[in-house]
Context: one part of a larger RNA
Formats: sequence, C1' cells, structure tokens
RNA sequence: UUGGGCGUAAAGGGUGCGUAGGCGGUUGAGUAAGUUGGAUGUGAAAGCCCAGGGCUUAACCUAGGAAUGGCAUUCAAUACUGCUCAACUAGAGUGCGGUAGGGGUUGAUGGAAUUCCCAGUGUAGCGGUGAAAUGCGUAGAUAUUGGGAAGAACACCAGUGGCGAAGGCGAUCAUCUGAACCGCAACUGACGCUGAGGCACGAAAGCAUGGGGAGCAAACAGGAUUAGAUACCCUGGUAGUCCAUGCCCUAAACGAUGAGAACUGGCUGUUGGGAGGGUAACCUUUCAGUGGCGAAGCUAACGCGUUAAGUUCUCCGCCUGGGGAGUACGGCCGCAAGGUUGAAACUC
Repeated sequence: UUGGGCGUAAAGGGUGCGUAGGCGGUUGAGUAAGUUGGAUGUGAAAGCCCAGGGCUUAACCUAGGAAUGGCAUUCAAUACUGCUCAACUAGAGUGCGGUAGGGGUUGAUGGAAUUCCCAGUGUAGCGGUGAAAUGCGUAGAUAUUGGGAAGAACACCAGUGGCGAAGGCGAUCAUCUGAACCGCAACUGACGCUGAGGCACGAAAGCAUGGGGAGCAAACAGGAUUAGAUACCCUGGUAGUCCAUGCCCUAAACGAUGAGAACUGGCUGUUGGGAGGGUAACCUUUCAGUGGCGAAGCUAACGCGUUAAGUUCUCCGCCUGGGGAGUACGGCCGCAAGGUUGAAACUC
C1' cells in the first nucleotide's frame, strides 16, 4: 500500500460558516462523453504457451500458430452515470398564523449577605483547632442597634427542566437582535448534503494598557503538625478573580461517540406545540426535544439499543506496537508564556 478500524484497547478535528472537490430527488425528450458489443488497424523481433521439423535424445536451433494490459479509427446499443432542454413537488427554502425559552448585546434598577467607616448600648474576652498557637481586643474588640460606603455574586423559584453550533447561559425591567418548534399549504422549484484549504467563534489560566478591588485567594509571611513539612490545618496576604479595549487559542473543549439521509418491535417519565373526544378529571392521536428500561440486532466484554455503538448510503477528519516524544530541527503564528505542524537515532 491493500486491508481493517476510531464509546472504554491506537484513532472523531473544540465548534460553526463556507471555497474547491466529492456525492445528489421524480418524469419525459435529445445527445452518446463515461459504459457495453462488433469490425478494422496497430500492439517489432526474441522470449512465454501450443503443435510440427533438425542435431542418436535433451538442452539448443528452426519454420508456423496462438496470446498480448492497451491504443486509435469506425459501426451499433442506450439500462445506468454525465451533458442539454422541458416539466414536477415528496428534499430544501420563502410566506402567513401562533408558541416556549438562563440564546446573544447594551443600559438601568433591586434586595439579602460580606467587609469597612461613623454613632449608641455594653465588658473581657474574641477568633481558631484534633488540640493549640500566630492574630484581634481595656487606645474598648467580639456581641447588639441605627446610619453610611464599596465591590462582587444573584438564595427560594430550580427540575437527568429550558436555550445555544460549541465554549457556555440563571435577580428584575427595558433596548437592539439570532435561532428553534407547531399549524396552514399560498409561493420558489433540487435552489441539496458534506467540506481539503480559508474565515469566524472558542471555559479557565495567562499577557498588554487603563480603571476597579468587598469577599475569595496562587506567590509570600507567620503559627501549628512532623524525624523533616518548601504540604495537608490555622492567622494574615499580593497578583488574579471584576470592567473596557486588544492579544492568547488551549482543556477529561467528554456523550471520551464527526455531519447528513433512509430503514428497523415496544413500555414508561418529562418539556413545547397541534388534532379529535369528554361538563371536568382525563383519554386517544400526531410533530419536535429531553430522560429511564428494554425485542431484534450489534459488541472482546462492559454495554448500545428509533437521541444506535442496529441495517445501509454520501462526504470529511483520524489510527497503524510501547518508550524516546507531542520532544528536536525547520516553517507558520504570538508582546511573551507558548501554540500549531511534527521526526530520527537509540531501546524494549
């Protein structure tokens, strides 16, 4: 390479949009590029194969035949694919009428709590732990009452419940704004799927500049513990955590499960709609989501099981023994930290 694979053994890209490319619904007509068949030409000789001849045989030599992936020309076929034309509505989209939502952006507002400040009451402790100590407190702490300031986060509601492509999103109100679902079947008429490169988004930490700083808290200091204790525990505490703008681009970025489509028994809970029945409770049914259990089937097993890891198709990404190593070198990106691409020697 062929092949076989990718939930947990190596292996699904963090996620989306989308270029090239690949793949692509139903009907009719045309064409004949792919495809199929025939003919002709070509496919040197030698060799291989077949069957003759010649050396006493053989190897060997020799005349003949066959074979030759294929290529070209030409004639024909038209099922499938392609191309052209015409048409369709089941895919996709638009429209109209509804629905639910922590989807995003910006602004404003609110209460509880924490800390600090001021004032009152009040007096000897408070705090902390396994036990202590460091620490705070007679310059009046802790506790408690009233007032004020600041920053951050939003108890209950809250739910294997909702929304989002993923990361993620949770007080309230408003602004701007994206998507989804259901119903109708008015419109377009295959406009689709996937997607190498590319572009955009991308938790936390980190970086730059300027703000902000209540609580928490790497580093750091002290107290304990201990043989030691650069830890676990305690008292403090700076970056940071917050905001704006610009970078970084990584995660157990996980469902460790790429996207799309079709098909294949059920039972049960829940979210958002629709239809029918019923006075109602509720029942039947249908679409979209989200859970549990499980037929068949699959799986090495665990398990998965209409939200597939079942049965198939299309497209992309990735794997190919462990270590060396996600390292070195080089390229690209970055302010840096580093990221990305990514070996070999050697060794088992």

A computed fold for a 348-nucleotide part of an RNA from a metagenome, annotated as small-subunit ribosomal RNA, central domain. The full RNA is in RNAcentral, with records from SILVA. The prediction has a mean pLDDT of 87.